A computed fold for a 74-nucleotide RNA from Archaeoglobus sulfaticallidus PM70-1, annotated as transfer RNA.
Rfam family: tRNA. By type it is a transfer RNA.
Lineage of the source: Archaea > Methanobacteriati > Methanobacteriota > Archaeoglobi > Archaeoglobus sulfaticallidus.

[in-house]
């Protein structure tokens, strides 16, 4: 230098191919249960979907560029 894959909440992830309400678990807050703790149950908050731009009525998803990580080739 070229090619491929990956980037989504504090952590780990689904969704991406085939555009339309952002998902689940752990963790965090509150409540219930208990004499109390643990366990269990209910509920709430938390996201510039790596960054910038384009296409579109509408982009996590499609297109271009860039950044970071991993791997391969030279």
């Nucleotide at each position: 230098g070229c090619c491929g894959c990956u980037g989504u909440a504090g952590c780990a992830u689904a969704g991406u191919c085939c555009g339309g309400g952002a998902u689940u678990g752990c963790g965090g807050g509150g409540c219930c249960c208990u004499u109390g703790u643990g366990a269990g149950g209910c509920u709430c908050a938390g996201g510039u979907c790596g960054c910038c731009g384009g296409u579109u009525c509408a982009a996590a998803u499609c297109c271009g560029g860039c950044c970071a990580g991993c791997g391969g080739c030279u």